Small-subunit ribosomal RNA, 5' domain from an uncultured bacterium, 514 nucleotides, folded computationally. Its Rfam family is "Bacterial small subunit ribosomal RNA".
Context: one part of a larger RNA
RNA sequence: GAUGAACGCUAGCGGCAGGCCUAAUACAUGCAGGUCGAGGGGUAGUGUAGCAAUACAUGAGACCGGCGCACGGGUGCGUAACGCGUAUGAAAGGUGUCCAAAUCUCUGGGAUAGCCCCCGGAAACGGGGAUUAAUACCGGAUGGUCCGUGGUUGUGGCAUCACUUCCACGGUAAAGCUCAGGCGGAUUUGGGUCCUCAUGCGUACGAUUAGCUAGUUGGCGGGGUAACGGCCCACCAAGGCGACGAUCGUUAGGGGUCCUGAGAGGGAGAUCCCCCACACUGGUACUGAGACACGGGCCAGACUCCUACGGGAGGCAGCAGUAGGGAAUAUUGGGCAAUGGGCGCAAGCCUGACCCAGCCAUGCCGCGUGCAGGAAGAAGGCCCUCUGGGUUGUAAACUGCUUUUGGGAGGGGACAAAAAGCAGAUGCGUCUGUAAUUGAGUGUACCUCCAGAAUAAGCACCGGCUAACUCCGUGCCAGCAGCCGCGGUAAUACGGAGGGUGCAAGCGUUGUCC
Repeated sequence: GAUGAACGCUAGCGGCAGGCCUAAUACAUGCAGGUCGAGGGGUAGUGUAGCAAUACAUGAGACCGGCGCACGGGUGCGUAACGCGUAUGAAAGGUGUCCAAAUCUCUGGGAUAGCCCCCGGAAACGGGGAUUAAUACCGGAUGGUCCGUGGUUGUGGCAUCACUUCCACGGUAAAGCUCAGGCGGAUUUGGGUCCUCAUGCGUACGAUUAGCUAGUUGGCGGGGUAACGGCCCACCAAGGCGACGAUCGUUAGGGGUCCUGAGAGGGAGAUCCCCCACACUGGUACUGAGACACGGGCCAGACUCCUACGGGAGGCAGCAGUAGGGAAUAUUGGGCAAUGGGCGCAAGCCUGACCCAGCCAUGCCGCGUGCAGGAAGAAGGCCCUCUGGGUUGUAAACUGCUUUUGGGAGGGGACAAAAAGCAGAUGCGUCUGUAAUUGAGUGUACCUCCAGAAUAAGCACCGGCUAACUCCGUGCCAGCAGCCGCGGUAAUACGGAGGGUGCAAGCGUUGUCC
């Protein structure tokens, strides 16, 4: 100098930031992922008419279907590794939604939820029957620059090869809805974005760890994958790594950055951003463009809960909150108004992301606790050479002034000249017009007025280092102390007082780093 700090004493306000570093311990409760009726069937309910049956209109929830749930949010367990950083490669790769372009969107079929009936179960939930729809599912047709096989033309490359011309054979697609404006579906090419894989270099400590290795190292053939690969498998060979530190052990998420320092270097990896890993522990695949999936599934285990004892349910390292641990770290708050995300044509719905508020001097920054005058140098305190002097000290009183802040009263609008809608223009980007509506914070920030110095100073130190000195008490006692060292009768070093010094809403102490 720095700090995610803690502890002691003290404490007026504001702005901005930060706030479980320990038990990746266990969790009560609420919320944190839905949405679409312009894909489908359609009920309860409601309204109108009717005595009623019923008809018409409207219409939740649940169900089928689509998209999302792989984002966003949390944590740092594991990991010394192509994990991360950096630079490259993929002629070895994938990519939903989005953008551009081209072509197409023909024709059939059978089911199944829901609804209805029946049954089982304490529950969780399950079984059977009948019946029904789709942008759900399955055939057929058509088709290409798409895919496969075989042949062929040319160009290029570091090899396997890549791109390209043409031919033959074989194969593969679709879905409709609508308020008639629109919204969609299929195939292919290119782009964009994101991801996957590989490689060079860099990336903690220990040699009181010196040898390690059997899918091990390579090959041939196959399997598997989006794809290369001993990734996996059969066979063959006997290799591969290591003092340029293998193997083993210990520790640890990495980076941008942060602290320190003149720099070189040393230390750190909180907040924010990027990457990685994890989601009670271990394993496993399914779905999907994408997961081996925090609030999905299955199995095993530990733990907790319910039970009618037959059987079931659960996973806060999401936001709050609780217990526990600890020197120590906050509210079971408000709102979707803004920004962003999901779904939807839209209206809109959802969003503990986010925006705000609450708590804490935890930090940084700013402001205030008054300003000017004022000598009888008052009283009191302290000191001394004691009728007196020195000091506290212009300090107070007193006079004048100001009103930040706090209190009271009034005004007050930024975040929205919004966006989404509709209409028009435009090659795109976008622009123009149009009628409205919408603010959690909040009557907050800010401004004006009113009275009144009014509401506001402490903490540590004063032997040397180191800025600041005297008296009293104590008497190697009581005590101090970062180092040197103080204290045994005049202690500037202990304790108190007066005075002083340094910082100041803080000041000291402790821990840690330079």